[in-house]
RNA sequence: ACGCGCUGGCGGGGUCGGUGCAAUUCCGAACCGGCGGUGAGAGCCCGCGACCCGGUCACAGCCAGUGACCGGUUGACCCGUUGAAAUCACGGGGCCGACGGUGAGAGUCCGGAUGGGAGUUCAGCGCGC
Numbered sequence: 001a002c003g004c005g006c007u008g009g010c011g012g013g014g015u016c017g018g019u020g021c022a023a024u025u026c027c028g029a030a031c032c033g034g035c036g037g038u039g040a041g042a043g044c045c046c047g048c049g050a051c052c053c054g055g056u057c058a059c060a061g062c063c064a065g066u067g068a069c070c071g072g073u074u075g076a077c078c079c080g081u082u083g084a085a086a087u088c089a090c091g092g093g094g095c096c097g098a099c100g101g102u103g104a105g106a107g108u109c110c111g112g113a114u115g116g117g118a119g120u121u122c123a124g125c126g127c128g129c
Base pairs, nucleotide, nucleotide: 002128003127004126005125006124007123008122009120010119015029016028017027018026030108031107032097033096034048035047036046037045043095044094052072053071054070055069056068057067058066059065077093078092079091080090081089099111100110101109
């Protein structure tokens, strides 16, 4: 250095105005985009995570609930240029965005969340080589 394991650290962003009794939810104009992969850099190509639903097991055992594992559901892209190669760059035009709450309908406000997590050439330790 490399491989495997353990531990710690890190691990999501975004608003103004107008109308109105009331809307950061409508209207107008903006702004935001987790993680790994993909012959070249991706919100919209392939997959993962979380939220949601179900099952099994364990804990608890009064009600309820918590955790692990397995399964299910889960949004959105086209054209042109360059090039060996780009739905990833550049030019142009589009589109998508969970659930609950909120004197008025939410990607941007409040909440679950001081949570969880895909992951991480960030660090330490152990074993192997």
The prediction has a mean pLDDT of 86. The RNA shown here (FMN riboswitch aptamer (RFN element)) has 129 nucleotides and comes from Longispora albida DSM 44784. The organism belongs to Longispora albida, within Bacteria.